RNA sequence: CGAGUCGGUUGGGUGGCCGCGUGCGGACUUGAUCCGUUCGAGGAACGUCCGGACUCCGAAGGGCAGGGUGCUGGGUAACACCCAGUCGGGGCGACUCGCAGGAAAGUGCAACAGAGAACAGACCGCCGAUGGCGAGCGGGUAACCACUCGCACAGGUAAGGGUGAAACGGUGCGGUAAGAGCGCACCAGCGCCCGGGGCGACCCGGGCGGCUCGGUAAACCCCACCCGGAGCAAGGCCGAGCAGGGAGAGGACGGCCCGUCCGCAACCUCCCGGGUAGGCCGCUAGAGCCGGUGAGUAAUCGCUGGCCGAGAUGGAUGGUCACCGCCGGGCCGCAAGGCUCGGAACAGAAUCCGGCGUACACGCCGACUCGCCAC
Numbered sequence: 001c002g003a004g005u006c007g008g009u010u011g012g013g014u015g016g017c018c019g020c021g022u023g024c025g026g027a028c029u030u031g032a033u034c035c036g037u038u039c040g041a042g043g044a045a046c047g048u049c050c051g052g053a054c055u056c057c058g059a060a061g062g063g064c065a066g067g068g069u070g071c072u073g074g075g076u077a078a079c080a081c082c083c084a085g086u087c088g089g090g091g092c093g094a095c096u097c098g099c100a101g102g103a104a105a106g107u108g109c110a111a112c113a114g115a116g117a118a119c120a121g122a123c124c125g126c127c128g129a130u131g132g133c134g135a136g137c138g139g140g141u142a143a144c145c146a147c148u149c150g151c152a153c154a155g156g157u158a159a160g161g162g163u164g165a166a167a168c169g170g171u172g173c174g175g176u177a178a179g180a181g182c183g184c185a186c187c188a189g190c191g192c193c194c195g196g197g198g199c200g201a202c203c204c205g206g207g208c209g210g211c212u213c214g215g216u217a218a219a220c221c222c223c224a225c226c227c228g229g230a231g232c233a234a235g236g237c238c239g240a241g242c243a244g245g246g247a248g249a250g251g252a253c254g255g256c257c258c259g260u261c262c263g264c265a266a267c268c269u270c271c272c273g274g275g276u277a278g279g280c281c282g283c284u285a286g287a288g289c290c291g292g293u294g295a296g297u298a299a300u301c302g303c304u305g306g307c308c309g310a311g312a313u314g315g316a317u318g319g320u321c322a323c324c325g326c327c328g329g330g331c332c333g334c335a336a337g338g339c340u341c342g343g344a345a346c347a348g349a350a351u352c353c354g355g356c357g358u359a360c361a362c363g364c365c366g367a368c369u370c371g372c373c374a375c
Base pairs, nucleotide, nucleotide: 001371002370003369004368005367006366007365008364009363012324013323014322015321016320017319018318020040021039023037024036025035026034027033028031042346046357047356049355050354051353052352053351054231055230056229057228066227067226068225069224070223071085072084073083074082075081086100087098088097089096090095101222102221106220107219108216109215123161124160125157126156127155130154131153132151133150134149135148136147138145139144169187170186171185172184173183174182188212190209191208192207193206194205195204196203197202235281236280237279238278244272245271246270247269248268250262251261252260253259288307289306290305291304292303293302294301295300326343327342328341329340330339331338332337
């Protein structure tokens, strides 16, 4: 310099004017008011796919059914997430991808092609040892026998060809009529045993065995572990109007009577009342954020200091102007630069958190790998 692999970060800034929502303070004409002040979207607020907190309902305990997860160890409130490893696939490499338990417990499945697809099979090919048929020659009185050749009828075979995603180990030598783990050597795979390393998945080394025992469990199934349901429109409190239900002439002073005082509205008054409209709580201070420090490879956790950063409910968080910054074009200038025109994504809270997934303009930073060149 070129090509790449990971990780992190950014998501314009300042000011003026107008406008909107929350909280607080003040004013008075007490209002759906005005004035001042404070705070006011995101890295994904999104999808609502997982996991939790919280709330209500249900629930002795155990089992069945159903659902989920699925290499190992760790992290966490929890997870299908994260970290560190193992094994397998890809890449020269940095690195990356994996729904990665069990197929020697059982059942099932495999389109098309092909002869044959799971206690497999014989189309072409090879052989034809053995039996059969034919020919030749020889022996024998004859039946017949021996040898040689041919046919490819029975039969043998699974090396080679061909089909397929997959055809019941690979290479070589021996062997044979031709062949074949039929035998042997080496290799691969599987099982068992022993030694060593690792918490473990697993790895390294050695020995023995029969020769090979295929695939599929996002098919049933088996094994291990986990799982009650619904969701902030959860749930709680207050509560007009209307319907409905109830009561209503006396009371106070006083032991009693007299008396005095107050009250006497019925199409009215008072009380009760489930729930509706509506209001309030839940509601935002939390598995919180930032800095320092310690433990740990890391995810993460501990300690410590500081901070408070939206809470709407027909649903606020906006508009505009100026300047600066960024990117692109044009013009001027030797240059530094100046002038001018244009552009700037995805999106947007609604109970709150932890993840995952998806979208995203112009950019920035760090670590590492490979190649070439120079010193």
The RNA shown here (Bacterial RNase P class A) has 375 nucleotides and comes from an Acidimicrobiia bacterium. The model forms 91% of the base pairs in the Rfam consensus. The gene name in the source record is rnpB. The prediction has a mean pLDDT of 78. Rfam family: Bacterial RNase P class A. The family's RNA type in Rfam is ribozyme.